[in-house]
Context: one part of a larger RNA
RNA sequence: CUGGGCGUAAAGCGUCUGUAGGUGGCUUAGCAAGUCCGCUGUUAAAGACUAGGGCUCAACCCUGGAAAUGCAUUGGAAACUGCUAGGCUCGAGUAUGGUAGGGGUAGAGGGAAUUCCCAGUGUAGCGGUGAAAUGCGUAGAUAUUGGGAAGAACACCAGUGGCGAAAGCGCUCUACUGGGCCAUUACUGACACUGAGAGACGAAAGCUAAGGUAGCGAAUGGGAUUAGAUACCCCAGUAGUCUUAGCCGUAAACGAUGGAUACUAGAUGUUGCGUGUAUUUUUCAUGCAGUGUCGUAGCUAACGCGUUAAGUAUCCCGCCUGGGGAGUAUGCUCGCAAGAGUGAAACUC
Numbered sequence: 001c002u003g004g005g006c007g008u009a010a011a012g013c014g015u016c017u018g019u020a021g022g023u024g025g026c027u028u029a030g031c032a033a034g035u036c037c038g039c040u041g042u043u044a045a046a047g048a049c050u051a052g053g054g055c056u057c058a059a060c061c062c063u064g065g066a067a068a069u070g071c072a073u074u075g076g077a078a079a080c081u082g083c084u085a086g087g088c089u090c091g092a093g094u095a096u097g098g099u100a101g102g103g104g105u106a107g108a109g110g111g112a113a114u115u116c117c118c119a120g121u122g123u124a125g126c127g128g129u130g131a132a133a134u135g136c137g138u139a140g141a142u143a144u145u146g147g148g149a150a151g152a153a154c155a156c157c158a159g160u161g162g163c164g165a166a167a168g169c170g171c172u173c174u175a176c177u178g179g180g181c182c183a184u185u186a187c188u189g190a191c192a193c194u195g196a197g198a199g200a201c202g203a204a205a206g207c208u209a210a211g212g213u214a215g216c217g218a219a220u221g222g223g224a225u226u227a228g229a230u231a232c233c234c235c236a237g238u239a240g241u242c243u244u245a246g247c248c249g250u251a252a253a254c255g256a257u258g259g260a261u262a263c264u265a266g267a268u269g270u271u272g273c274g275u276g277u278a279u280u281u282u283u284c285a286u287g288c289a290g291u292g293u294c295g296u297a298g299c300u301a302a303c304g305c306g307u308u309a310a311g312u313a314u315c316c317c318g319c320c321u322g323g324g325g326a327g328u329a330u331g332c333u334c335g336c337a338a339g340a341g342u343g344a345a346a347c348u349c
Stems, first nucleotide, its partner, number of pairs: 004320003007303002012317001014201004021194003025088007033081002035077004040072003049065006091191001092188003095184005103177007110154001114150008125136002162169002206247006215241002220236004258316006266294011298305002322349003331342004
């Protein structure tokens, strides 16, 4: 290289948008670039193959022949691919009417709890643990009642329920706004799929600046435990957690399963929207779109997957090629930094 693979053995980019490229529905006509068929030329000799011959045989040598492959000229074929010109509606999109939703951004409001402050009642403990101690408390704590302030998070509803590309999203209301699904089939008429580079978004932690800081809480201090205890437990507690603006760009970013399309038994939950011979309250039957469980064929090393495939196929992208060395070194790009991306080899088993 031909290949073989990627749920768990090495291997699916964290996710999407999209450029080039690759691939692409049904149908008519034409062209003939690919494709196929034929003729001709060429593809040196030697070698290889083959039919003979010559050295006593063989190796070796000589003569003849044929093939294969590529390239080019030329004549044809038109199914497929392509190109050109038309047409179509099932893919895709638009329109109209509905509809569910923690989808996003901003603003406003709310109650429970916690801590702190003020005041009242009240008195000696409280707190904490396996047991204690540090700690708080007669300068009146804990408990309890009333009032006030602050910040953060939104109990129940809540659901293998919903929405979102993923990250993620949950008190209520308002404004703006993205996408989906169902129905009507009215319009466009292949406008599609994927996507190297590129761009956008991207939990937590971390960084910069300005705020904020109730609770929690790396670091740190103290008390315990212990042989020791730089821990687990306890008392405190700084960064941080929160907001705004910017950066970082990583996660077991997981379904450890890339995207699209088509086909291939069923059964049973549940969410949304329809249709109805079913009811006009529920149920029942059925269609589409999600989301679960079980399971046939098939697949799989097994576990398991099984119309939401890991089955059967096609297209496009990414990635893997023994373990360690190593996601290291070096170079480059990005970053304020932390570091990220790309990413070896020697050596060794």
Molecule: small-subunit ribosomal RNA, central domain
Organism: Timspurckia oligopyrenoides